[in-house]
RNA sequence: AGAGUUUGAUCCUGGCUCAGGACGAACGCUGGCGGCAUGCCUAACACAUGCAAGUCGAACGGAGAAUUUAUUUCGGUAAAUUCUUAGUGGCGAACGGGUGAGUAACGCGUAGGCAACCUGCCCUUUAGAUGGGGACAACAUCCCGAAAGGGGUGCUAAUACCGAAUGUGACGAAUCUCCCGCAUGAGAGAUUUGUGAAAGAUGGCCUCUACAUGUAAGCUAUCGCUAAAGGAUGGGCCUGCGUCUGAUUAGCUAGUUGGUGAGGUAACGGCUCACCAAGGCGACGAUCAGUAGCCGGUCUGAGAGGAUGAACGGCCACAUUGGGACUGAGACACGGCCCAGACUCCUACGGGAGGCAGCAGUGGGGAAUCUUCCGCAAUGGGCGAAAGCCUGACGGAGCAAUGCCGCGUGAGUGAAGAAGGUCUUCGGACCGUAAAGCUCUGUUGUUCAUGACGAACGUGCAGGGGGUGAAUAAUUUCCUGUAAUGACGGUAGUGAACGAGGAAGCCACGGCUAACUACGUGCCAGCAGCCGCGGUAAUACGUAGGGAGCAAGCGUUAUCCGGAUUUACUGGGUGUAAAGGGUGCGUAGACGGGAAAUCAAGUUGGUUGUGAAAUCCCUCGGCUUAACUGAGGAACUGCAACCAAAACUAAUUUUCUUGAGUACUGGAGAGGAAAGUGGAAUUCCUAGUGUAGCGGUGAAAUGCGUAGAUAUUAGGAGGAACACCAGUGGCGAAGGCGGCUUUCUGGACAGAAACUGACGUUGAGGCACGAAAGUGUGGGGAGCAAACAGGAUUAGAUACCCUGGUAGUCCACGCCGUAAACGAUGGAUACUAGGUGUAGGGGAUGAAUAAUCCACUGUGCCGUCGCAAACGCAGUAAGUAUCCCACCUGGGGAGUACGGCCGCAAGGUUGAAACUCAAAGGAAUUGACGGGGGCCCGCACAAGCAGUGGAGUAUGUGGUUUAAUUCGACGCAACGCGAAGAACCUUACCAGGGCUUGACAUAUACAGGAAUAUAUUAGAGAUAAUAUAGCUCUUCGGAGUCUGUAUACAGGUGGUGCAUGGUUGUCGUCAGCUCGUGUCGUGAGAUGUUGGGUUAAGUCCCGCAACGAGCGCAACCCCUGUGAUUAGUUGCCGGCACAUAAAGGUGGGAACUCUAAUCAGACUGCCGGUGAUAAAUCGGAGGAAGGUGGGGACGACGUCAAAUCAUCAUGCCCUAUAUGUCCUGGGCUACACACGUACUACAAUGGCUGUAACAGAGGGAAGCGAAGGAGCGAUCUGGAGCAAAACCCAAAAAAGCAGUCUCAGUUCGGAUUGAAGGCUGAAAUUCGCCUUUAUGAAGCCGGAAUUGCUAGUAAUGGCAGGUCAGCAUACUGCCGUGAAUACGUUCCCGGGCCUUGUACACACCGCCCGUCACACCAUGAGAGUUGGGAAUACCCGAAGCCUGUGAGCUAACUUAUAAAGAGGCAGCAGUCGAAGGUAGAAUCAAUGAUUGGGGUGAAGUCGUAACAAGGUAACC
Repeated sequence: AGAGUUUGAUCCUGGCUCAGGACGAACGCUGGCGGCAUGCCUAACACAUGCAAGUCGAACGGAGAAUUUAUUUCGGUAAAUUCUUAGUGGCGAACGGGUGAGUAACGCGUAGGCAACCUGCCCUUUAGAUGGGGACAACAUCCCGAAAGGGGUGCUAAUACCGAAUGUGACGAAUCUCCCGCAUGAGAGAUUUGUGAAAGAUGGCCUCUACAUGUAAGCUAUCGCUAAAGGAUGGGCCUGCGUCUGAUUAGCUAGUUGGUGAGGUAACGGCUCACCAAGGCGACGAUCAGUAGCCGGUCUGAGAGGAUGAACGGCCACAUUGGGACUGAGACACGGCCCAGACUCCUACGGGAGGCAGCAGUGGGGAAUCUUCCGCAAUGGGCGAAAGCCUGACGGAGCAAUGCCGCGUGAGUGAAGAAGGUCUUCGGACCGUAAAGCUCUGUUGUUCAUGACGAACGUGCAGGGGGUGAAUAAUUUCCUGUAAUGACGGUAGUGAACGAGGAAGCCACGGCUAACUACGUGCCAGCAGCCGCGGUAAUACGUAGGGAGCAAGCGUUAUCCGGAUUUACUGGGUGUAAAGGGUGCGUAGACGGGAAAUCAAGUUGGUUGUGAAAUCCCUCGGCUUAACUGAGGAACUGCAACCAAAACUAAUUUUCUUGAGUACUGGAGAGGAAAGUGGAAUUCCUAGUGUAGCGGUGAAAUGCGUAGAUAUUAGGAGGAACACCAGUGGCGAAGGCGGCUUUCUGGACAGAAACUGACGUUGAGGCACGAAAGUGUGGGGAGCAAACAGGAUUAGAUACCCUGGUAGUCCACGCCGUAAACGAUGGAUACUAGGUGUAGGGGAUGAAUAAUCCACUGUGCCGUCGCAAACGCAGUAAGUAUCCCACCUGGGGAGUACGGCCGCAAGGUUGAAACUCAAAGGAAUUGACGGGGGCCCGCACAAGCAGUGGAGUAUGUGGUUUAAUUCGACGCAACGCGAAGAACCUUACCAGGGCUUGACAUAUACAGGAAUAUAUUAGAGAUAAUAUAGCUCUUCGGAGUCUGUAUACAGGUGGUGCAUGGUUGUCGUCAGCUCGUGUCGUGAGAUGUUGGGUUAAGUCCCGCAACGAGCGCAACCCCUGUGAUUAGUUGCCGGCACAUAAAGGUGGGAACUCUAAUCAGACUGCCGGUGAUAAAUCGGAGGAAGGUGGGGACGACGUCAAAUCAUCAUGCCCUAUAUGUCCUGGGCUACACACGUACUACAAUGGCUGUAACAGAGGGAAGCGAAGGAGCGAUCUGGAGCAAAACCCAAAAAAGCAGUCUCAGUUCGGAUUGAAGGCUGAAAUUCGCCUUUAUGAAGCCGGAAUUGCUAGUAAUGGCAGGUCAGCAUACUGCCGUGAAUACGUUCCCGGGCCUUGUACACACCGCCCGUCACACCAUGAGAGUUGGGAAUACCCGAAGCCUGUGAGCUAACUUAUAAAGAGGCAGCAGUCGAAGGUAGAAUCAAUGAUUGGGGUGAAGUCGUAACAAGGUAACC
């Protein structure tokens, strides 16, 4: 520090996800040790049991025990000492410990204030402590009660209680003086006056006093007591600032806000009360609702921030729930009291008892959190003079890998690279020096031994110094020495012995992300954080091996921060991605021109205080190290106070004119409102002319018209809108505004510079305006026209089209308040190259209505910088800056629901959530596509010729059938295709019969001599049996061949062409497809290859940020067309000669034809026109041939998961007495039917008969087969010749000539069938071909539709070949005869290039929308129902404080005892008052028959709305 994920690819926007850290954690697997920490986050749920607050006898009286002494009637009594302590009394119990329910608050934090306060114990200081009195517990006794407990009577002490005296101080009142403070006011002093204190205890002593032995009422020390002042500590109150979310909570408040007076409090205060006033709070968020203890800190982060508030520390609140006070220095009190509620327990039913959110522990809840331990040795606390007692605070131990830190599970050597496992290309590789083995060590472990620090304060003892004192007494204080005191713990540590011995797992291995193979599985099982894996070769599932990571842990889950600049202060945006309000005016607010002065709020600097400690950071130290911990520093970024500065901002004052405005002059304008008015047109009415149609459409129909339409003429009525002018012209804030005239009226602009003097900008709320549609009332209504009706179209057509037609559109007055209200661009100001239009007015110059130049205001275009993801914007910014407002934060759900506000309604505005997805989106790129465009080509259409589709037959296919009808090929590009030829074979299929190392290959071992041939028998045959004959070579070791047996293995036309190679088809012989370098672009990519011409061609030329190159095109190759040369047999024969019935038959020739080799020839080369003078094109000449002469071979990058596993090869899978192999027979030849491809025809351009023609290219030895002969013929016989320019096949046919037929199912046509034959072949029935004769079907030119062909072509005629024993209407070739037409590119099909749109990229056979049906999920409404919390009104009213009363009761004081008073208590009453009750509203949650839409789901139904002009442009 980033990464993955939207796309075919790219850039951007934007969400989701991951890598990091953390934790009071939990779960899964695993688990050796130690140190230090931490441990109910849930039920503030309920609690058994034990403990957690006592102490003091030196405050007091008793009681008990022990000891001693005295005395004794020997029972006891008295005294002293020591110990114990129920009660009175004092102090403590308000600390310590727990928890976080409540609380959004002066609760907390921070900084201040109290001149408005309190403070026990402690410290310092001053003064004092005199003299009396009356009770009550305990105790004794009686009584009540189950108990808890209570009552009566009687006795008694005090540091308990109560008067009196004194009064330094204090407090109150009055008067006066000084001084201080921001104010109320405070402080000091003086005088007078009033009020109000106290307690003793212990030790010692006899100096003083008293009694006179020695004691105490004396003295003395210590502790305690009273009053007061000061301090310290701890608290109380007040204030500034800060402190979560919601506005779908906007108004709240009656003691409420203030005043006066009174009461109350420690103290201020509506704290409380009476009266008076009507205030107080709130958009700077009151009130209400929800949530929450706050902080130091902790986690994270670069920081700013965000999250959090366990442990430790500070504060607060609470103690079963609610209320209340008492005591006290302090409480409204966790282990106190009273009352009420709930719950639990005891009970004799009358009544009582209780409160673990103290430490342990139990139940319950929960994913989840420990021992009913030891000790006061240390630290701290309470009491005490002290010893000491108490202390679940605390110190320790126990449990838990809960966390952090440390250590270990061994070290060295060791290659036969062991065994074993895994993989393998079978060679090997890896685990792997790893193990074993050898040599060591001893952390840890086990056993034994030894053994700490933490412990000196205090106390005891001894000694010494000081204080008080009369004192050598006593006491106090200090110093020195010494003794005892340890829960942890026989622990840490140390030593010895033993001995590698007891100690490694978890997770992941497709990318992110380090780490790969095998097997199993087969969209199953499963994985998954995101993307995504799995459908038979899974590095993604499961297992194994291996390697990676971490390690006593490792993973997962939850949560927080980070990454996320994804809420943006640091640090984002708003033209098109989410996002500018529809527009203006304007309030609060925010921001604001030049100069000067003052001030010091902001700002800056300094100083001071504070920011507790701990934590974090730095340095040093202590535990062996670390964690942990000690010390010091820094820091705590904050707040406050004081001082200073004065630039900027604020504030105040003065001033200026440039911002802004006012007045004046001038012109422009569909700016607004109202009134009037004009012509054209449509429609209607009246009248005339006129006659059969009009109208409408793609075509029609509905409709109108003989009752006279349409058309036309004239007149009239009425409403609405204003042609031309008219212009990216004008005006307006926007919406919007268009005939003309008048009236009223707003704004802008220009000019000049008189006036004001910052008066400005923006603008949350607010107010106003606001298209169309809609709405209310009343008018109006010509045209147009939702709804509606009819006609068409259509599969349907609730649409598009047509004929009608009502609201509405128009006017007036109201309402609505929204639009793709758009420049998808808020307003204002300033600045930042140019160029060119246009509108308005102005200035300069001028030849003065022109033209040129200058600045201003508007409105357009182009463009530099700059900006931007790109597109683009670019002085009218989307640039550079400032100010203000509005808005955005993934898509869907949804602008929906609920609530509020507005509206007559329609609806508008504000505006969520659950749930769901990993995308949604913007711009641009390359393709593909379009019922987009342009250019061009092709037998693509058109123009023609001949066909197919109809018939019969042949053949292939589908379907059907079958035991089998083997398999493959399926639009073009399957279907006379694989198959260049299925009777057996082929053959793969079926039935049956056989074989199992096999029909075929290799190897090894063993055995054997056979194999083989012939014959016979059985059998359908394979096969089996029998008989006869029967190996070769040799170096004599053996080898070869064959057979049998056995083992490895053979075999498979079994599967997968979607695992493959190879081959092939197709687009397409279309003109395209690319690369290097350069350039442009962020990039995908572009350029080149586009453009202007031209071509059959990306062919060539020109131009050009391109320059070159490659694969294609063309050419090179073959055939053919002309000629030459060479050669001359088997071919040829002009001339010469011979010869024949005839024939190159013969001599001969080498001229010709021909053969077959080499050359020549054609290149737009020449001429002219056109064209840019180019490329080229048109015409011409010459030429056998002219613009590629004709034909062939040749097929770019790629597309179609195209075809082929059945040509062949091949991975994997399957099969192995069968899916292999052999044999016989059957099938592939079936047959209601459908389709393709052909043949033959339908006839006279013909059929038939006869007859003097003319080819090319091929084939031939298991062959072609001549002549001759036989047969009507197929054919037979025959066998010459020929391995071929020699012989044979071999007759070419159509044509020509002559004759006949005469338009008919025929002398057309030949199917079908009968009979008789021939040929091939073991074999012709299923199932061949041919001949003769007889038979003579359909068919008279073929519907919709559709095919081929542009010249030696179509059409037509025959010939040959391959396959092949035989079988050709098929296929491949050959030659003969030999046309018609092409205006042209509008249309159909296919293709190429450019361009355009796109929501497509599996690429239009694409994508995709909505209803309905089914399943599931969350949610709204819903008659209602249930529950909760918070209020309000009223009722009842506990405890208790306060007030009143107090006839009852009453020790202390007064008077003075009949008694009375002061004071107090019980009782009663009242205000307030918790819980409870009643009522009506509001609110939150749950639930509810039914119902609404939403989301998700595998191939459901119906249509096809959108994306291309999406077939009616889309959208608001």

A computed fold for a 1516-nucleotide RNA from an uncultured bacterium, annotated as small-subunit ribosomal RNA. It matches the Rfam family "Bacterial small subunit ribosomal RNA".